Description
The RNA shown here (transfer RNA) has 74 nucleotides and comes from Cyanobacteria bacterium REEB65. The prediction has a mean pLDDT of 80. The same sequence occurs in records of 2 taxa. Its Rfam family is "tRNA". Rfam describes the family as follows. Transfer RNA (tRNA) molecules are approximately 80 nucleotides in length. The RNAcentral record of the sequence draws on ENA. The source organism's lineage runs through Bacteria, Bacillati and Cyanobacteriota.
[in-house]
RNA sequence: GGGCGAUUAGCUCAGCUGGUUAGAGCGCACGGUUCACAUCCGUGAGGUCCACGGUUCAAGUCCGUGAUCGCCCA
Numbered sequence: 001g002g003g004c005g006a007u008u009a010g011c012u013c014a015g016c017u018g019g020u021u022a023g024a025g026c027g028c029a030c031g032g033u034u035c036a037c038a039u040c041c042g043u044g045a046g047g048u049c050c051a052c053g054g055u056u057c058a059a060g061u062c063c064g065u066g067a068u069c070g071c072c073c074a
Base pairs, nucleotide, nucleotide: 001073002072003071004070005069006068007067010026011025012024013023019057028044029043030042031041032040050066051065052064053063054062
């Protein structure tokens, strides 16, 4: 220098052919259970979907540029 992939909750990740409330597990807070802790059960909080721009009635999803990380080639 060239090519490819990833970026969504604190962490690990889903999210189909763009479609109307953005989710799961773990973690966290509170409550129940216990003498107490753990386990278990219930409830809840937590998101600028990497940034900017574009397409569209509508974008996490499509397009462009940039950023970071990883892999391959030279």